[in-house]
């Protein structure tokens, strides 16, 4: 689009048509109705609403009650008919008619004016009522009937509804502070039902506003709703009552009733029809449709009930209303099954399955009943476990998983804390669980939690918070006693405050949910009346304690003006004087020979005012200091003076307001932003020096701000004390009689400490941060931000007011323990210094890293705590690396083969670097598995040392770590553990709210230094004796028999304890100094070493979790490779020489080793080194001759007779094998390097240097590690600078702990903002100009006529003011 909703109804108001009549029915006149009902919420902040008054300023159709009445007369017209116009809406002439329709004359009655009269009603007559007079104006339908009625006119009451005023209620914005000309008021019209600037004329200048006017934003309002214990926040959606509006706007007829949209006429915009002339519509009725959206139904049925119109009545109509579809929207009820048995599986509990039985709400089928007519619904019969369960969650909040698998800071979750980065209860899945369940969940929104806006019921020293101080206006609060009014305020009464809603109880649908009835409550209120006077408050009167005045004498850097003074300082001049000054960490710019700095005599000149001087004093606060004078002001005191509440506080307002600042005019001695030099510095637009403008000082102006602090507003009362201190007053005693001095009391300042109390603690504490009471400012996470934008103020520089957008989970505040300090203070160490001594850091080599290269240079370890470390020096092994080859699967399953022989071996050839490993070809022997593939193991020096264990390293050559009990503190936590003094030491003593105790420390355990015992063999030889050898005297040789003295070797024991003595110390601990001993104050070296931490090192000893390989990442051989070399580090060796080299010769240890082994001895080599070979499982044999050192000789400062690198040539050992890659020997060759830059290492005594010896490792190979004796010093007896550790103690925005944390600029990028030339839209005002239409007025018989005034929609069209968008550039911010 397109149907329905009132073109309703009435034949008992009239005509006419139709019919043969009657009936019905139709068309028109007429009456009532159509202004209700439904249906929105745009506008309205306003008498719109809600409540309670008024109307003496109205109206009111139907409906009710009561009184009265309808008398006479006339002119039309619709429908119909005859003709016309138009495409349609529609309309034009002319004939005919009737009424409850019109007209007109009478009566009632109305209204008004003026007399008299003075009743009633009231707060109050202008009302009502009475009586005259005049003027105006003026009703009826004697209709209809079915004879019951129904109806008409007029008064007068009521009802109902409607109009107006009108007290009080309820949104935000002051970055809106002034509105307003019909505005507010008389006065007279005019206008309406009705008042009233509602409109006009004139006249006057008022009238609202800080108790918020005006302007802007937003909004229908109320019962009620939702949430809260309430107080209240938030809402106005369904139902009800009021209001508004129908497409945007204006007007207006009819009517009791509109300014009506299902009436009209105009303009604006839309959409329809048209024959282009002209007409038609208005769903925010009910359905439906199309757009918009995140997002909302069927083009149903009925008038059977409820009501509304019309009708006497039957009844008609109604999309109001009843109904029924749809939609888990919302609430409420129910169901989705009960039970036995066995069978499987299971740690247990859950489970799966199979069979048996029972029940039928509901579901499905019929039937009747139900209803307007279905439909739900009742009832009855039948069949069947059948028709019926999902959703979130499982980390904490917060009920449920310490299952498994993937993922691996990926993908992902998460309201908030947070989860993930290889073992994720937290992501995704799986299985299990919980919590609801015809629902569950998610998202937005209110209210609650939140006392987190705080009336109830919250704070402002530090957490956000007190105006910089006064002074003061309006408000708010207000001291004792007493009269009166009752307005607040109490009390009782009446009247409202609808109904639903909400409570409670009863009822009705089987329950409920819903709904009906009774009774409460709510509306927190609002009016009438009648009481009560305590409080408030308001009038009158009185008081003095509050406040104020007025005196007295006392203090005081209070103000303000004049006047005078002092030192220093600059300068400048005179005098004396010489080379410097000056200035710093340290210099250097400066000054200075024209005479500086000093010294010392005068002028000038500006600023300050030292001592006194003080947690001392005034002052509102900023502030205020040489001394007088003079003016003024406040404040304590103490008064036996007067007023007589007159008082507190204080929005707005006002005055003062340090230091910079800025204007004007002066003055400028010192200091002194900017600004010039000079240093410092990587730089140094700083700090340090040397100059120096503006200021710094006056005087008039402005600025108004500070950490303007007590970070603490004023004012009253009230609540322990203790000490000082300034001022008053009064007391007492002392007196030197002094304005003396000590003590006390009172008041009133200013400190300090402290009780109760209070606080989150620091802390506060009669100067409160306690108890109260008034009053005034202020906060409301945190950043944007005191910004922007407006507005005010300024000459400016700014102030003053004061956001948002966006961003963020904290940001803060007190303590607490801990790091940490270019903070104290104490004590300490050779991985600290300082003092000495010697090195590394330059050189060659050796060796370890890094890098690079490589097929591979396997891997690990990176500051002290990696780097001669793992791992003691890797030819092969080792070995893990890298070519290359070759090997191996317990056990299960399957499917093959195999007594016609599996698997195994093996000779020959082939292949190979090699190999029965494997081809090709025969032998053996044995007698049962073997081969594929699918799992699943051995095995891994493959990952993770940030998954572990054990084991080391290092804080820590430290002196700390706790603990029980009491105590303190909400608590973390703190006390013990701290102070003094002392130790190496939390050692030890002495104080102490602490008393003990335990881990370490130290005691103890090992060597070592003395001295006794005891032992006496392989040790040892003094004495005795014996052999042997060399022999001139005599030595030699432990050889041998003795011995056990001495050394020694290994078992005890002693011994050193501050034990004596002096000093100090506190009569302590303890330190110093001495005796006296082998030793002295731990002798001395070492072994043990705390709680506890570094995610410190080892998965490559070895165990181990998990991932991985799993015929390769397993296992074996061969060969290289870990040994590479443009370079860089760190250990170390040898040196650079004369303290030395060299060559000869002399002397003296000690620890240890030793059967695959250490070898005497003896021969051969020059030597390595070789061939024999005693000895000895070791105090017995043997490696094994120590070197430094002494003695002599040589060398003469040079790359050397230093130095020995590299090279060459020959030899020797191990070993299967020295190419790559071993050691030694001999000869030859002779490199750098002449003492090391910056830095850095190690040592306090038998130590550093130094010097040479064993031994691990090992076939072989020491410059390495560990051990041991030889010679054998220097300095220091100290300090806390440096590096470090410990306590105590102090700041901290740090707690991964200073390698912390964190600030700004700049690049990049992205987000919201602010200005912003201009440019777009809207709003709303103040103007013109044109004007639908309205309204009076005039002319006009009249008109559908004309003018003329006035309002006036809507259109063009200039101005303001505002409000949103866009915007080149520009600004800051996240």
């Nucleotide at each position: 689009a397109u149907g329905c909703u009132u073109a309703g109804u009435c034949g008992c108001a009239c005509g006419g048509g139709u019919u043969c009549a009657c009936a019905a029915c139709c068309c028109g006149u007429g009456g009532c109705g159509a202004a209700u009902a439904g249906c929105u919420c745009c506008g309205u902040a306003a008498c719109a609403c809600g409540u309670g008054g008024c109307c003496a300023a109205a109206c009111u159709a139907c409906c009710c009650a009561c009184c009265g009445g309808a008398g006479g007369a006339c002119a039309a017209u619709a429908c119909u008919c005859u003709c016309g116009g138009g495409a349609a809406a529609c309309u034009g002439a002319g004939g005919c008619u009737a009424a409850u329709a019109g007209u007109c004359c009478a009566u009632a009655g109305g209204a008004g004016a003026c007399g008299c009269a003075g009743a009633c009603u009231g707060g109050a007559a202008c009302g009502u009522a009475g009586c005259g007079u005049c003027c105006c104006u003026g009703a009826a339908a004697u209709g209809c009937u079915c004879c019951g009625g129904c109806g008409c006119c007029g008064g007068u009451g009521g009802a109902u509804g409607u109009g107006g005023c009108u007290g009080c209620g309820g949104c935000c914005g002051a970055u809106u502070a002034g509105g307003u000309a019909g505005a507010c008021g008389g006065u007279g019209g005019g206008g309406u039902a009705a008042c009233g600037g509602c409109c006009c004329a004139c006249c006057g200048u008022g009238c609202c506003g800080a108790u918020a006017a005006u302007c802007g934003g937003u909004a229908c309002g109320g019962g009620u709703u939702g949430u809260g214990a309430g107080a209240g926040c938030a809402a106005g959606a369904g139902c009800c009552c009021g209001g508004a509006g129908a497409c945007g706007g204006a007007a207006u007829c009819u009517g009791a009733g509109a300014c009506a949209a299902g009436a009209u006429u105009c303009c604006g915009g839309g959409c329809c029809c048209u024959a282009c002339g002209g007409g038609g519509c208005g769903c925010a009725g009910c359905a439906g449709g199309c757009g918009c959206g995140a997002a909302a139904c069927c083009u149903u049925u009925a008038c059977a009930c409820u009501g509304c119109a019309c009708g006497c009545a039957c009844g008609u109509g109604c999309g109001a209303u009843a109904a029924g579809g749809g939609g888990a929207c919302c609430c409420c009820g129910a169901g989705u099954g009960c039970g036995a048995g066995g069978g499987c599986a299971u740690a247990c509990u859950a489970g799966c399955c199979c069979u048996c039985g029972c029940u039928u709400u509901u579901c499905g089928u019929a039937a009747c009943c139900g209803u307007a007519a279905g439909g739900a619904g009742g009832u009855u019969a039948c069949a069947g476990a059948a028709u019926a369960a999902g959703a979130g969650c499982u980390g904490g909040g917060c009920a449920a998983g310490a299952c498994c698998g993937g993922u691996g800071c990926c993908a992902g979750c998460c309201g908030c804390c947070g989860c993930g980065g290889u073992a994720a209860u937290a992501c995704c899945g799986g299985c299990a669980g919980c919590u609801c369940g015809a629902g569950u969940g998610a998202u937005g929104a209110c209210c609650g939690a939140u006392u987190u806006u705080a009336u109830u019921g919250g704070g402002c020293c530090u957490a956000a918070a007190g105006c910089g101080u006064c002074c003061g206006u309006a408000g708010c609060u207000g001291g004792c006693c007493u009269c009166g009014u009752c307005g607040g305020u109490c009390c009782g009464u009446c009247g409202g405050g609808a109904a639903a809603u909400c409570c409670a109880c009863c009822u009705g649908c089987c329950c409920a949910a819903c709904a009906g009835g009774u009774g409460g409550g709510c509306g927190u209120c609002c009016g009438g009346c009648g009481g009560a006077u305590a409080c408030c408050a308001c009038g009158g009167g009185g008081c003095u304690u509050g406040g104020g005045a007025c005196c007295g004498g006392a203090a005081g850097a209070c103000c303000c003006a004049g006047g005078g003074g002092g030192u220093a300082c600059g300068u400048c001049c005179g005098g004396g004087g010489u080379a410097g000054g000056a200035g710093u960490g340290a210099a250097a710019u400066c000054c200075u020979g024209u005479a500086a700095u000093c010294c010392u005599g005068g002028a000038c000149g500006g600023a300050c005012c030292a001592c006194c001087g003080a947690u001392g004093g005034c002052g509102a606060a900023a502030g205020c200091a040489c001394c007088c004078u003079g003016g003024g002001a406040g404040g304590a005191c103490g008064g036996a003076u007067c007023c007589g509440a007159c008082a507190g506080u204080g929005a707005g307002g006002g005055a003062c307001g340090a230091a910079a600042g800025c204007u004007c005019g002066g003055g400028u001695c010192u200091c002194g932003a900017a600004c010039c030099g000079g240093a410092u510095u990587a730089g140094a637009u700083a700090c340090c020096c040397g100059g120096g403008u503006a200021g710094u000082c006056c005087g008039a102006g402005c600025c108004g701000u500070a950490a303007a602090c007590g970070a603490u507003g004023c004012c009253a009362g009230u609540u322990a004390g203790g000490u000082g201190u300034g001022u008053c007053a009064c007391c007492c005693a002392c007196u030197a009689c002094g304005a003396g001095u000590g003590g006390g009391u009172g008041a009133u300042g200013c400190g300090c400490c402290g009780u109760a109390g209070g606080g989150a603690a620091g802390c506060c504490g009669c100067u409160a941060a306690a108890c109260u009471g008034g009053c005034c400012g202020c906060c409301u996470g945190g950043g944007a931000a005191g910004u922007a934008c407006g507005u005010c103020c300024g000459c400016a520089a700014g102030g003053a007011u004061g956001a948002a957008a966006c961003u963020u989970a904290a940001a803060g505040g007190a303590a607490u323990u801990g790091g940490c300090g270019g903070g104290g203070g104490a004590g300490c160490a050779c991985u600290a210094c300082a003092a000495c001594c010697g090195g590394a850091g330059g050189a060659g080599c050796c060796u370890g890293c890094g890098g690079u290269u490589u097929a591979a240079u396997u891997g690990g370890a990176c500051u002290c705590a990696a780097c001669g470390c793992c791992g003691g020096a890797c030819a092969u092994c080792u070995c893990a690396c890298c070519a290359g080859c070759a090997u191996c699967g317990a056990c299960u399953g399957u499917a093959g083969u195999a007594a016609u022989g599996a698997c195994g071996g093996u000779c020959a050839g082939g292949u190979u670097g090699a190999u029965g490993a494997c081809c090709u070809c025969g032998c053996c022997a044995c007698g049962a598995g073997c081969u594929a593939c699918a799992g699943a193991g051995a095995g891994g020096a493959g990952g993770u040392g940030c998954a572990u264990g054990g084991c080391c390293g290092c804080c820590g050559u430290c002196a700390g770590c706790u603990c029980g009990u009491a105590c303190c503190g909400u608590g973390a936590g703190g006390c013990g553990u701290c102070c003094u003094g002392u130790u190496a030491a939390g050692u030890c003593a002495g104080g102490c709210a602490a008393c003990g105790a335990g881990c370490g420390a130290g005691a103890c355990c090992c060597g070592c230094a003395c001295u006794c015992c005891u032992a006496a063999u392989u040790g040892c030889c003094a004495g005795c004796a014996u052999g042997u050898c060399a022999u001139c005297u005599u030595g030699a040789c432990g050889a041998u028999g003795g011995g056990u003295a001495c050394a020694u070797u290994a078992g005890g024991a002693g011994g050193a304890c501050u034990g004596c003595c002096g000093u100090g110390g506190c009569c302590a601990a303890c330190a110093c100094g001495g005796a006296g001993g082998a030793a002295g104050g731990a002798a001395c070296g070492g072994g043990c070493a705390a709680c506890g931490g570094u995610a410190g090192g080892u998965c490559a000893g070895u165990a181990u979790g998990c991932c991985c390989c799993g015929a390769a990442u397993g296992u074996g051989c061969u060969g290289g490779g870990c040994u590479a070399c443009a370079c860089g580090c760190g250990g170390g060796c040898u040196a650079c020489a004369a303290u030395g080299g060299u060559c000869a010769g002399g002397a003296c240890a000690a620890u240890g080793g030793g059967u695959u082994c250490c070898a005497a001895c003896c021969u051969c080599g020059a030597a390595a080194g070789a061939g024999g070979a005693c000895g000895g499982u070791a105090a017995u044999c043997u490696c094994a001759g120590a070197a430094a050192c002494c003695u002599g000789g040589u060398c003469g400062u040079a790359g050397u007779u230093c130095g020995g690198a590299u090279u060459g040539a020959g030899g020797g050992c191990u070993g299967a094998a020295a190419c790559u890659c071993g050691c030694c020997c001999u000869c030859a060759u002779g490199a750098a390097g002449c003492u090391g830059g910056a830095u850095u290492c190690g040592g306090u005594a038998g130590u550093a240097a130094u010097c040479g010896c064993g031994u691990c490792u090992c076939a072989g190979a020491a410059g390495g590690g560990c051990g041991c004796g030889g010679u054998g010093a220097a300095u220091a007896c100290g300090u806390c600078c440096c590096u470090g550790c410990u306590c105590c103690u102090u700041g901290c925005a740090c707690a991964c702990a200073c390698c912390g944390c964190c600030c700004g600029u700049c690049a990049a990028a992205g987000c919201a903002c602010c200005c912003g030339a201009g440019u777009g839209a809207g709003g709303u005002c103040c103007g013109g100009a044109u004007g639908a239409g309205g309204c009076a007025c005039u002319c006009g018989c009249a008109a559908c006529g004309a003018g003329u005034g006035u309002c006036g929609a809507a259109u063009c069209u200039g101005g303001g003011c505002u409000u949103c968008g866009c915007a080149a550039g520009g600004g800051g911010g996240c």
Small-subunit ribosomal RNA from Halobium sp., 1374 nucleotides, folded computationally. The sequence is in RNAcentral, with records from ENA and SILVA. The organism belongs to Halobium, within Archaea. The prediction has a mean pLDDT of 81. Its Rfam family is "Archaeal small subunit ribosomal RNA". A reference for the family is Cannone et al. (2002), "The comparative RNA web (CRW) site: an online database of comparative sequence and structure information for ribosomal, intron, and other RNAs", BMC Bioinformatics. Its family is annotated with structural constituent of ribosome and ribosome in the Gene Ontology.